The prediction has a mean pLDDT of 79. Predicted 3D model of a 150-nucleotide RNA (FMN riboswitch aptamer (RFN element)) from uncultured Acetatifactor sp. The source organism's lineage runs through Bacteria, Bacillota, Lachnospirales, Lachnospiraceae and Acetatifactor. Rfam family: FMN riboswitch aptamer (RFN element). On this family, see Gelfand et al., Trends Genet 1999: "A conserved RNA structure element involved in the regulation of bacterial riboflavin synthesis genes". Rfam's curators write: The RFN element is a highly conserved domain that is found frequently in the 5'-untranslated regions of prokaryotic mRNAs that encode for flavin mononucleotide (FMN) biosynthesis and transport proteins. The RNAcentral record of the sequence draws on MGnify.

RNA sequence: UUCUUCGGGGUCGGGUGAAAUUCCCUACUGGCGGUAAAGUCCGCGACCCGGAAUGGGCUUGACAUGAGAAGUUGACAUGAUAAAAAAAGCCUGUUCCGGCUGACUCGGUGCAACUCCGGGACCAACAGUAAAGUCUGGAUGAAAGAAGAA
Numbered sequence: 001u002u003c004u005u006c007g008g009g010g011u012c013g014g015g016u017g018a019a020a021u022u023c024c025c026u027a028c029u030g031g032c033g034g035u036a037a038a039g040u041c042c043g044c045g046a047c048c049c050g051g052a053a054u055g056g057g058c059u060u061g062a063c064a065u066g067a068g069a070a071g072u073u074g075a076c077a078u079g080a081u082a083a084a085a086a087a088a089g090c091c092u093g094u095u096c097c098g099g100c101u102g103a104c105u106c107g108g109u110g111c112a113a114c115u116c117c118g119g120g121a122c123c124a125a126c127a128g129u130a131a132a133g134u135c136u137g138g139a140u141g142a143a144a145g146a147a148g149a150a
Base pairs, nucleotide, nucleotide: 001150002149003148004147005146006145013025014024015023027134028133029124030123031044032043033042034041039122040121048099049098050097051096052095053094054093055092056091057090058089059088060087063079064078065077066076104120105119106118107117108116126137127136128135
């Protein structure tokens, strides 16, 4: 450098109600790297927002000629029945950059721990729905990274 594989867990039980795994009581869960072993330290990823670059799709542009004083629309006649640029609008993919992004203390052991042991706390994107860390969905996706092969 290239390729392959892997790469997120969780509401038991009860209350109210027409309706809640969403409210209330209770129960349960903890991505990746670093460091004395970490959801809460330091850093990263995911979600969301903005910008730039670049690709794709759709619409308009965009049937033609005749006839008609002329324009538009429709009808009529002939031809064609399948193509079409710039530009504008909408949708969407990829890459890069930027933004946003939650929560901890006390005691003990120890050279060293906000990481271990003990006690008590706290936190958890967006959309949907009776208000959701745990249901459903984007997601059979993406990714921090881990392992292996050449």